[in-house]
RNA sequence: GGAGUUGGCCGGGCGGCGGCCCCGACACUUCGGGGAGGAAAGUCCGGACUUCGCAGGGCACGGCGCCGACCGAGGGGGCCAAAGCUGUAAAGCUCGAAGCACCCAAGGCGGGCGGGGUGACCCGACGGAAAGUGCCACAGAAACAUACCGCCUUCGGGCAAGGGUGAAAUCGCGAGGUAAGAGCUCACGUCUCGGGGUGGAAACGCUCCGAGAGGGCAAACCCCGCCGGAAGCAAGGCCGAAUAGGGGGGCGACGACGCGGCCCGCCGAGCCCCCGGGUUGGCCGCUAAGACAAAUCGCCGCACAAACACAGAAUCCGGCUUACAGGCCAACUCCUCUU
Numbered sequence: 001g002g003a004g005u006u007g008g009c010c011g012g013g014c015g016g017c018g019g020c021c022c023c024g025a026c027a028c029u030u031c032g033g034g035g036a037g038g039a040a041a042g043u044c045c046g047g048a049c050u051u052c053g054c055a056g057g058g059c060a061c062g063g064c065g066c067c068g069a070c071c072g073a074g075g076g077g078g079c080c081a082a083a084g085c086u087g088u089a090a091a092g093c094u095c096g097a098a099g100c101a102c103c104c105a106a107g108g109c110g111g112g113c114g115g116g117g118u119g120a121c122c123c124g125a126c127g128g129a130a131a132g133u134g135c136c137a138c139a140g141a142a143a144c145a146u147a148c149c150g151c152c153u154u155c156g157g158g159c160a161a162g163g164g165u166g167a168a169a170u171c172g173c174g175a176g177g178u179a180a181g182a183g184c185u186c187a188c189g190u191c192u193c194g195g196g197g198u199g200g201a202a203a204c205g206c207u208c209c210g211a212g213a214g215g216g217c218a219a220a221c222c223c224c225g226c227c228g229g230a231a232g233c234a235a236g237g238c239c240g241a242a243u244a245g246g247g248g249g250g251c252g253a254c255g256a257c258g259c260g261g262c263c264c265g266c267c268g269a270g271c272c273c274c275c276g277g278g279u280u281g282g283c284c285g286c287u288a289a290g291a292c293a294a295a296u297c298g299c300c301g302c303a304c305a306a307a308c309a310c311a312g313a314a315u316c317c318g319g320c321u322u323a324c325a326g327g328c329c330a331a332c333u334c335c336u337c338u339u
Stems, first nucleotide, its partner, number of pairs: 001335010013302006020035006037310001041321002044319005049232004061228005066111003070108002074104003078100002083094004112126001113124004127223002132221002134217003148163002150159003171189002174186003190213010236284004246275006254268002257265002
């Protein structure tokens, strides 16, 4: 000098003028205060909160899936002061503030293992393909039972070494063996399971022994283990109108019916009183932004290379994922050159 890797941060500042939403003063147009994000997004995961439900077990569905001396919104049950009750007392029971550890928890971080990169470093839904089913484009004879070229042959057939296709073809390599061959046999290596030793908290590593195995995909169905009641702020709670409508009671000189003129009974209209439910609506939930389809902005000036990217709160909290113009800082890696 060039090319990169990782982590963190900003993503606008100051001033002037004008405007929008909410709150508070004051009192009629003024003053003061507050007013988006790192992702407010997707609504993927966990939780608080709310209503409903809840004998126990199972099915279905969903989440998670190597390890933990670490962190974690939040949750759980313990220990325990004081207090209360019983007791003559010792003590027992109940309830439990603060504190103390323990357990669960989406995920984070670190480690292990596997894969990629010269390297800094990156990627992994990372239980099971040795239960079953299914799928494996193109090419290829064949993608799980097959043989195109080829090899051997007693011409019936045998074989899978070599060639060739492919991301992948029944493990690699050497020797034996054979008509030709082949884990067919053997040594070493790969992998799985079991056991011993050893390092580690563990996953796991190293090493030895035994038994065995042969394509891949579980982000296909599925199987195994653990966990999970359902729905969600349009949850839900409170107040509560009418000249709408329901139920009950009362009044009466009104009307109809009972042969009906009177009494009486019953029905209806009218008037008065009481009761409970719903609709419109209001308040709470709900916030030092905050709700009503919903404000959080615009112009100018200054410094500057420039002020431009993705984007717009809707109950709250913790995560994950995705989008992002431009800029800043730190650490590290590789290549080249110079001293």
The prediction has a mean pLDDT of 75. This is a predicted structure of a 339-nucleotide RNA (Bacterial RNase P class A) from a Candidatus Limnocylindrales bacterium. The sequence is in RNAcentral, with records from ENA. Rfam family: Bacterial RNase P class A. The family's RNA type in Rfam is ribozyme. Its family is annotated with ribonuclease P activity, tRNA processing and dimeric ribonuclease P complex in the Gene Ontology. The gene name in the source record is rnpB.